[in-house]
RNA sequence: CAGAGUAGGUACAGCGCGUCAAGUGCCAUUGGAUGGGAGGUUGCCAAUGGACGAAGGGCGUCACGCGCCCGCGUUGCUGUAUCGCAUCCGCUG
Numbered sequence: 001c002a003g004a005g006u007a008g009g010u011a012c013a014g015c016g017c018g019u020c021a022a023g024u025g026c027c028a029u030u031g032g033a034u035g036g037g038a039g040g041u042u043g044c045c046a047a048u049g050g051a052c053g054a055a056g057g058g059c060g061u062c063a064c065g066c067g068c069c070c071g072c073g074u075u076g077c078u079g080u081a082u083c084g085c086a087u088c089c090g091c092u093g
Base pairs, nucleotide, nucleotide: 001093002092003091008083009082010081011080012079013078014077015076016075017073018072019071026050027049028048029047030046031045032044036089037088038087056070057069058068059067060066061065
């Protein structure tokens, strides 16, 4: 001098969940995790409380129920791609 790596974000794909409203999102408080070390929060997670709040339709079936199809939800998980910690030290060349 150059480079790699966290939490996590985004896109796509697959498999699910809900559509009888859980989940997601918003606010407050508390706690937690977060490159190998120090240190820290723009970001992330959890608990509690609060406010708000949704998209259903079609087909099969005598029918109930159930199944299938097309949607919908700022929906969950996994995989792939991509982005990814100021500062100091460390690591690789």